């Protein structure tokens, strides 16, 4: 340098056929239970989906560029 994949909550990921409040597990906070802790149960907070632009009535989802990470070929 060429090709391809990925970038969504603190972490690991789902959603990717465009449209209804963006979800799960772990973690975190509060409560219940317990002599206390742990475990368990309940509830809750936390992200507008890497950035910019485009298409569209409408974009996390489609397109382009850029940034970051990875695989592979040379």
């Nucleotide at each position: 340098g060429g090709u391809c994949c990925c970038g969504u909550a603190g972490c690991u990921c789902a959603g990717g056929u465009g449209g209804a409040u963006a979800g799960a597990g772990c973690g975190c906070a509060a409560g219940a239970u317990u002599c206390c802790u742990a475990a368990u149960c309940u509830u809750g907070a936390g992200g507008c989906c890497g950035c910019u632009g485009g298409u569209u009535c409408g974009a996390a989802u489609c397109c382009a560029g850029c940034c970051g990470g990875g695989a592979u070929c040379a």